The prediction has a mean pLDDT of 82. A computed fold for a 96-nucleotide RNA from an Acidimicrobiales bacterium, annotated as Glycine riboswitch aptamer. The source organism's lineage runs through Bacteria, Bacillati, Actinomycetota, Acidimicrobiia and Acidimicrobiales.
RNA sequence: GUGGACGUCUCGGGAGAGAGGCGCUUCGAGCGUCCGCCGAAGGGGAAAUCCGGACAGUCCGGAGAAGCUCUCAGGCAGCCGGACCGAGUGGGCAGC
Numbered sequence: 001g002u003g004g005a006c007g008u009c010u011c012g013g014g015a016g017a018g019a020g021g022c023g024c025u026u027c028g029a030g031c032g033u034c035c036g037c038c039g040a041a042g043g044g045g046a047a048a049u050c051c052g053g054a055c056a057g058u059c060c061g062g063a064g065a066a067g068c069u070c071u072c073a074g075g076c077a078g079c080c081g082g083a084c085c086g087a088g089u090g091g092g093c094a095g096c
Base pairs, nucleotide, nucleotide: 001096002095006091009088010087011086012085013084018035020034021033022032023031024030036076037075038074042072043070044069045068049063050062051061052060053059054058
């Protein structure tokens, strides 16, 4: 100097599920509560496999992914948010 992986910032795209009932109400799409739902903020779980320990083919423990699963959180008109993707701009590890 260039710089995979990784990552900052800006812009764009971006799904799902009750504008539910009752009460309050500033009459709002808000607040409280009840029921019904969603999974793509975040979070929890662990398969193959690997390692270790007992002991004679089994058991125990640990590591181990997600768009899977759970639904704690969050969400169920619009706005906001939104995993992920695209464009751009920087940072810089490994390597050269």